Predicted 3D model of a 60-nucleotide RNA (Fluoride riboswitch aptamer (crcB RNA motif)) from Alicyclobacillus acidiphilus NBRC 100859. The model forms 100% of the base pairs in the Rfam consensus. The prediction has a mean pLDDT of 83.
[in-house]
C1' cells in the first nucleotide's frame, strides 16, 4: 500500500418527518417498472407503526 476480520461510528435502503427492527455500505451502499423513441405507469415503508401531502369510496 492492498486484501481481510472485529469493535465502534456515520452513512443507504425510487418523492416529506419520527420511533423500532432487519439487510447492506465504508466513497460505497443507493439512484422502481415499462417503451426503439416520444411517452407512459404505481408508490410517501426495506418491513411494522404513527404524522404530513397526494388519491378513491361512503356519510354527515
Nucleotide at each position: 500500500c492492498a486484501a481481510u476480520u472485529g469493535a465502534u461510528u456515520g452513512g443507504u435502503g425510487a418523492u416529506g418527518g419520527a420511533g423500532c427492527u432487519c439487510a447492506c455500505c465504508a466513497u460505497a451502499a443507493c439512484u422502481g417498472c415499462c417503451u426503439a423513441g416520444c411517452g407512459g405507469c404505481u408508490a410517501a415503508u426495506g418491513g411494522c407503526u404513527c404524522c404530513u401531502a397526494c388519491g378513491a369510496a361512503u356519510g354527515g